[in-house]
A computed fold for a 513-nucleotide part of an RNA from an uncultured bacterium, annotated as small-subunit ribosomal RNA, 5' domain. Model confidence (mean pLDDT): 83 of 100. The full RNA is in RNAcentral, with records from ENA and SILVA.

Context: one part of a larger RNA
């Protein structure tokens, strides 16, 4: 001099667009934050109807989703990340594309009813039911398992074709008088996106840490995993790392970036966006196509809460919120209108993602707080050599504008490709036309009012370093980043005046280059 999530002091008018618990990953009241499907299935209530049947609502069963999306840096010096590469050792719901199927049966558990036990939480017993819930069988295009041929290669081996044999599917709902369309459901093969594993390089200090290491390093085998492997396991060998820092101990999420510098480099990892790790503390699977799962289970502790003492319950590093620590960081707001996410055919529901607005000068950029004119150089301040200087064109006076702030009317954009209709058209496809829909929003912007009226402060002034006097005080009281000021004329304290400097901001602390 730049610079910061910055925090103190003094000040403080407007907009815009950021940012905002850096500390206790300490504890957490309340309320939300992941549901949806009735076009999978039975039933229960209720409205209406004489009925039939019809809508609505709901709690089970089923499917999808909940592994995303939101937080938040404990841990980790790691194949954690960042780059290049590789899997001839892999997975992959939903999606695209393409091929071929959807054929007959069964028994069952919720729900409801009956009875029981519990304060509660929940929990047993019994009859009884449905399905795209569940089991066989049947079919096999194809896939598995595979000898074997070809052919290639990068060792094990790949690709392709592949006899016999054995093994493995399925659901159905729905408009409609009905064909028929929709939406599924099964098996393959392809691809898209996404994961898993592997390896070259790079990734902070410490030697006042010098040796370390038995699953330890290989091996041929087994199991095990989507998948290769000491990954695990029984035998064998006796090997593996290191001073190019192994082993240890500290510190720490990496990263694109972000500050600064001419650069080189130093320092940093907040917002934003990619990875990764964690979700009260250890730990363990289970479901699934994905988890060892942040608002799922088990088990074990710690802490809090409920109790009828027998026994349950909880988990804001999700949005507001509240205590606590602390120099220090905000609303228990508004909406699902737009953006994208789930689920549904679809209407649509749900979404503290995410849009918005609050509140904080926290940062940054912009504006204004008045122009021109106006010497009797007024008054009152300071100083003064008492002559005058100076504040100062500075007020005051005249003449104007009207930014922003106020008030009144007006007023787009984000809103389309929604459902539905029309018209084209074979079409429910694609086009074109009409169409519901806005939380911000009493916004942006334009117009008219009215009025200079509502808007200026901090810090300095010996030297560095821009800017000087009087008065107090009197090594006292203070000052101060460094030299140093102050003991009776202090341009160094402290007031005044006047000046410098930067302005809705100016100073100090702090740490950074």
């Nucleotide at each position: 001099g730049a610079g910061u999530g910055a925090a103190c002091g003094c000040u403080g008018g407007c907009g815009g667009c950021g940012u905002g618990g850096u500390u206790a990953a300490g504890a957490c009241a309340u309320g939300c934050a992941a549901g949806u499907c009735g076009a999978g299935c039975g039933g229960a209530g209720g409205u209406g109807g004489c009925a039939a049947c019809a809508c609505c609502u709901c709690a089970g069963c089923g499917g999808c989703a909940a592994a995303c999306g939101g937080g938040u840096g404990c841990g980790u010096a790691a194949c954690a990340c960042g780059u290049g590469a590789g899997c001839a050792a892999c997975c992959u719901g939903c999606c695209u594309u393409g091929a071929a199927g959807u054929g007959g049966g069964g028994g069952a558990c919720a729900g409801c009813c009956c009875g029981g036990g519990g304060a509660a939480a929940c929990c047993c017993g019994g009859a009884u039911u449905a399905a795209u819930a569940c089991c066989g069988c049947a079919u096999a295009u194809g896939g598995u398992u595979a000898a074997g041929u070809g052919u290639c290669g990068c060792a094990u081996g790949g690709c392709a074709c592949g006899a016999a044999g054995a093994c493995c599917a399925a659901a159905g709902c729905u408009u409609g008088a009905a064909a028929u369309g929709g939406c599924g459901c099964u098996u393959c093969a392809a691809g898209a996106g996404g994961g898993g594993c592997u390896c070259g390089c790079g990734u902070c200090c410490u030697a006042u840490c010098a040796g370390c290491u038995a699953g330890u390093u290989g091996g041929a085998g087994a199991g095990g995993u989507a998948a290769c492997g000491g990954c695990u396991c029984a035998c064998c060998a006796a090997g593996g790392c290191u001073u190019a820092g192994a082993c240890g101990g500290g510190u720490a999420g990496c990263u694109g970036g972000u500050c600064u510098g001419a650069g080189a480099g130093g320092a940093u990892g907040a917002u934003c966006a990619g990875c990764c790790a964690c979700a009260c503390u250890g730990g363990a699977a289970c479901u699934g196509a994905g988890a060892c799962a942040c608002g799922g289970u088990c088990c074990a502790g710690a802490c809090a809460c409920c109790u009828a003492c027998g026994g349950g319950u909880g988990g804001c590093a999700g949005c507001a919120g509240u205590u606590u620590c602390g120099a220090a960081u905000c609303a228990u707001c508004c909406a699902c209108a737009a953006u994208g996410g789930g689920c549904g055919a679809a209407a649509g529901c749900c979404u503290g993602a995410u849009g918005g607005u609050g509140c904080a000068a926290c940062g940054c950029c912009g504006c204004g707080u008045g122009g021109g004119g106006g010497a009797a150089g007024a008054a009152g301040g300071u100083c003064u050599u008492c002559g005058g200087a100076u504040u100062g064109u500075a007020a005051a006076c005249c003449c104007c504008u009207g930014u922003c702030a106020c008030c009144a009317a007006g007023g787009a954009a984000c809103a389309a490709u929604a459902a539905g209709u029309u018209g084209u058209g074979a079409a429910g496809a694609g086009c074109a036309g009409c169409g519901a829909u806005g939380a911000g929003u009493u916004a942006a912007c334009u117009u008219g009012g009215a009025g200079a009226g509502g808007a200026a402060g901090c810090a300095g002034u010996g030297g560095c370093u821009a800017a000087c006097u009087c008065c107090g005080u009197g090594c006292c009281a203070g000052c101060a980043g460094c030299c140093g000021c102050g003991g009776u004329a202090a341009u160094a304290c402290g007031g005044a005046g006047a000046c410098u400097g930067c302005g809705a901001g100016c100073g100090u602390u702090a740490c950074u280059c």